[in-house]
RNA sequence: CGAGUCCGCCGGACGGUCGCUGCGCUUCAGGCGAAGAGGAAAGUCCGGACUCCACAGGGCACGGUGCUGGAUAACGUCCAGGCGGCGCAAGCCGACGGAAAGUGCCGCAGAGAACAGACCGCCGAUGGGACGCAAGUCCACAGGCAAGGGUGAAACGGUGGUGUAAGAGACCACCAGCGCCCCGGGCGACCGGGGCGGCUCGGCAAACCCCACCCGGAGCAAGGCCAAGCAGGGACGGAGUUGCCCGCUCGAAGUCCCAGGUGGGCCGCAGGAGGCCGGCGGUAACGCCGGUCCUAGAUAGAUGACCGUCACCGGUCGCGAGACCGGUACAGAAUCCGGCUUACAGGCGGACUCGCCCC
Numbered sequence: 001c002g003a004g005u006c007c008g009c010c011g012g013a014c015g016g017u018c019g020c021u022g023c024g025c026u027u028c029a030g031g032c033g034a035a036g037a038g039g040a041a042a043g044u045c046c047g048g049a050c051u052c053c054a055c056a057g058g059g060c061a062c063g064g065u066g067c068u069g070g071a072u073a074a075c076g077u078c079c080a081g082g083c084g085g086c087g088c089a090a091g092c093c094g095a096c097g098g099a100a101a102g103u104g105c106c107g108c109a110g111a112g113a114a115c116a117g118a119c120c121g122c123c124g125a126u127g128g129g130a131c132g133c134a135a136g137u138c139c140a141c142a143g144g145c146a147a148g149g150g151u152g153a154a155a156c157g158g159u160g161g162u163g164u165a166a167g168a169g170a171c172c173a174c175c176a177g178c179g180c181c182c183c184g185g186g187c188g189a190c191c192g193g194g195g196c197g198g199c200u201c202g203g204c205a206a207a208c209c210c211c212a213c214c215c216g217g218a219g220c221a222a223g224g225c226c227a228a229g230c231a232g233g234g235a236c237g238g239a240g241u242u243g244c245c246c247g248c249u250c251g252a253a254g255u256c257c258c259a260g261g262u263g264g265g266c267c268g269c270a271g272g273a274g275g276c277c278g279g280c281g282g283u284a285a286c287g288c289c290g291g292u293c294c295u296a297g298a299u300a301g302a303u304g305a306c307c308g309u310c311a312c313c314g315g316u317c318g319c320g321a322g323a324c325c326g327g328u329a330c331a332g333a334a335u336c337c338g339g340c341u342u343a344c345a346g347g348c349g350g351a352c353u354c355g356c357c358c359c
Base pairs, nucleotide, nucleotide: 001355002354003353004352005351006350007349008348009347010346012310013309014308015307016306017305018304020036021035023033024032025031026030038330042341043340045339046338047337048336049335050219051218052217053216057246058245059244060243063214064213065212066211067081068080069079070078071077082096083094084093085092086091097210098209102208103207104204105203106202119149120148121145122144123143126142127141128139129138130137131136157175158174159173160172161171162170176200178197179196180195181194182193183192184191185190223267224266225265226264232258233257234256235255236254238250239249240248241247274293275292276291277290278289279288280287281286311328312327313326314325315324316323317322
């Protein structure tokens, strides 16, 4: 210098004018002051806090998760490790328990797709047929063969040899794989080594299923309080807690229809698993301790618009300094928090890998 990997961050700045929201002060139809979106506020996909129903109970079903160890309030998240795959590498990706418990499925092609299969092919020792005096030769009818070809994602271990009529784990050597046992290392997943065995038992569990673990439901329109107003009538009938059973709670509550009234306010609700800095422990995620800071709260929904200067990007003109024009993403709180996923103009920082060149 070029190509790339990972991690973190910013995402217009300053000034002025006019507005909006809630808050504080005030001399209160006003004035003044300070504050006012995000890294994703988004999708609402997981997990929790909180609230109500037994603070949540027993059983079944449904559902979820799925290598190991750790972190955490919890998780399907994160960290570290193992194994498998990809990459020269930094590094990235993986629903990654069980297919010798059972059931099921394996399209097309192909003869045959799971205790397989003769389409081409090989043989035809044995039996059969033809010729021949005979030795024998020929045929390929019975039959044998999974070595070769071909199909396929996959064809029932690989290489070499023995063997045979031709062949075949039929047998042998080595290798691969599987199961069992032993030794060593590791908390563990697993790794390394040795021995034995039958010689090989295909794939799919984001198919049913089995195993292990987790799981009550509804959600801030939860839930509670205040105020205003009205007119009652009818039907069903125990209701709620989950789909079912048990149990529990409350019992005349409740549900629905018609009619009538209201469609206001307050709390929940902004100080929290909180941010920043430092120290310590830990490889890390993270934890502990100390200091410091307080920073949106609307309710049909405020957080904006314009002007000036500057920054960055693009275009045109210009030899050039520069001038002019345009643009500055994605988006936008609604109970809160931890994640995941998705969107994002442009830019910054750090660590590392590979290649080339120079000293």

Predicted 3D model of a 359-nucleotide RNA (Bacterial RNase P class A) from an Acidimicrobiia bacterium. The RNAcentral record of the sequence draws on ENA. The gene name in the source record is rnpB. Taxonomically the source falls in Acidimicrobiia (Bacteria, Bacillati, Actinomycetota). Its mean pLDDT, the model's own confidence on a scale to 100, is 79. It matches the Rfam family "Bacterial RNase P class A". Rfam describes the family as follows. Ribonuclease P (RNase P) is a ubiquitous endoribonuclease, found in archaea, bacteria and eukarya as well as chloroplasts and mitochondria. Rfam classes the family as a ribozyme.